Molecule: Archaeal signal recognition particle RNA
Organism: Candidatus Bathyarchaeota archaeon
RNA sequence: CGGUGGUGAGGGAUCGGGGAGAUAGCCGUUCCCUGUUGCCUGAAAUCGGCUACAUGCAGGGAUCCGCCAACCUAUGGGAGUGGCACCACCGAACAGAUGUAGCCCUUGGUUGCUGACAAUGAUAUCUUGCCCUAUCAGGCCAGUGGAGGAGGAGCCUCUUUCGAAGGAAAGAAACUAUCUCCCUGCUGCUGAACCCGAUCAGGCUCGGAAGAGAGCAGUCGUAAAGCAGACACCCAGGCGCUGGCAGGAUCACAGGGUGUAGAAGGCAACUGAGACAACUACGCUGGGAGGAGUGCUCAUCCCAUGGGGAUGUCACCACCG
Numbered sequence: 001c002g003g004u005g006g007u008g009a010g011g012g013a014u015c016g017g018g019g020a021g022a023u024a025g026c027c028g029u030u031c032c033c034u035g036u037u038g039c040c041u042g043a044a045a046u047c048g049g050c051u052a053c054a055u056g057c058a059g060g061g062a063u064c065c066g067c068c069a070a071c072c073u074a075u076g077g078g079a080g081u082g083g084c085a086c087c088a089c090c091g092a093a094c095a096g097a098u099g100u101a102g103c104c105c106u107u108g109g110u111u112g113c114u115g116a117c118a119a120u121g122a123u124a125u126c127u128u129g130c131c132c133u134a135u136c137a138g139g140c141c142a143g144u145g146g147a148g149g150a151g152g153a154g155c156c157u158c159u160u161u162c163g164a165a166g167g168a169a170a171g172a173a174a175c176u177a178u179c180u181c182c183c184u185g186c187u188g189c190u191g192a193a194c195c196c197g198a199u200c201a202g203g204c205u206c207g208g209a210a211g212a213g214a215g216c217a218g219u220c221g222u223a224a225a226g227c228a229g230a231c232a233c234c235c236a237g238g239c240g241c242u243g244g245c246a247g248g249a250u251c252a253c254a255g256g257g258u259g260u261a262g263a264a265g266g267c268a269a270c271u272g273a274g275a276c277a278a279c280u281a282c283g284c285u286g287g288g289a290g291g292a293g294u295g296c297u298c299a300u301c302c303c304a305u306g307g308g309g310a311u312g313u314c315a316c317c318a319c320c321g
Stems, first nucleotide, its partner, number of pairs: 001321009011065005016034005024051005039060004071308009082297005089291002094286003098283005105274010117262001124258006131248003135244004139239003143233003148182004154175001157172006186229005196221004204213003
């Protein structure tokens, strides 16, 4: 003096990137995407720091770098990946009062099997009844009804005669639901305190007495009325009634007749028709999760080339030449 290795110092570099948003613009806090290892603390959207030399601020820490370095960057190529856009492609979920068919439901027919029942007579058929209408009878219920005449007796009124009174005798007219009879039609029971009748104890009245009178209760009748029964009428009614005749209707049920061997129903297959809410299959229409493709862009990694990269380091130690 040069080289090799190491230590320290200095210096450089890395400790993320991208998109959106916001901003006059650039970063950060915010949201999103992403990574072959990849910081800590503090504040930050009514914001924090900056000015196209803008690509965070304050404080702290780690790691790399011997120079053709670490590292940064440009171009090209490769790997790989997120986002965005386009798209004549594929295409799920889902939706449709969508099409066809099937399944399910209703119903008819054919065939087969089975088969209650059936010569004590099946399927079938005729007739009658049962059902309805009209009509004619009956029955029941309900409704209505109780006449007339004659006589007797009697009541009211009037007239005449007699009597001392109570009263007696004769006559007239009228009335009458009660008694008798005739015709032609009721019976029984209840039924009038007094303003219905008869008979009227007691008591009352007249009377010398005998007797008589009015008359309450009671009894016997009667009227209105009621109840029950019988009879008659009802060309006006009703009925859970009965029957005759005629017509109508006719599933089922029942009686009778004809006829002579199957047959109600069930199961299965095939087939026709109808109705289809839901379900199934295949389609149609819509739809567009996602995929493929293309383009753009981006985080990351590798390779090549180029550029940048400390005034192109400093000091020390060891070894070698």